[in-house]
Context: one part of a larger RNA
Molecule: small-subunit ribosomal RNA, 3' minor domain
Organism: Anaerolineae bacterium
RNA sequence: CACCGCCCGUCACGUCAUGGGAGCUGGUCACGCCUGAAGUCGGGAGGGUAACCGCAAGGAGCCUACCGCCGAGGGCAGGGCCGGUGACUGGGACGAAGUCGUAACAAGGUAGCUGUACCGGAAGGUGCGGCUGGAUCACCUCCUU
Numbered sequence: 001c002a003c004c005g006c007c008c009g010u011c012a013c014g015u016c017a018u019g020g021g022a023g024c025u026g027g028u029c030a031c032g033c034c035u036g037a038a039g040u041c042g043g044g045a046g047g048g049u050a051a052c053c054g055c056a057a058g059g060a061g062c063c064u065a066c067c068g069c070c071g072a073g074g075g076c077a078g079g080g081c082c083g084g085u086g087a088c089u090g091g092g093a094c095g096a097a098g099u100c101g102u103a104a105c106a107a108g109g110u111a112g113c114u115g116u117a118c119c120g121g122a123a124g125g126u127g128c129g130g131c132u133g134g135a136u137c138a139c140c141u142c143c144u145u
Base pairs, nucleotide, nucleotide: 003108005105008101009100011098013095014094015093016092018090019089020088023085024084025083026082027081028080029079032076033075034074035073039070041068042067043066046064047063048062049061052059053058111132112131113130114129115128116127117126118125119124
């Protein structure tokens, strides 16, 4: 650059991040059930046994098969949390010169704003209620000169 001003929303184009989304796919956490190695511990009527007791038979002690508890891991099933990806879909931000209109700013040409309801390509319109942060005219009250 001062109304040949400012400015709103839809639509179109581009970029970016993001919500929803049939699902697909990772990570992580705990729980339930099944299974369960090594090993400690408990049991151990069977088996084994030089040292201790006994003249001996045998006994004590020890070892062990085996049984049990715990148990790494594995399996099954459902679940919590955090990611990746996903046809399609919702708006958002931004981007010199795109489209449609003109809602707001001066009484912005129907004053504006507002809660709500309905309606409409879009800004928005209309109804009901509220506010003045409304111009103009007139009147009332108060104050000042």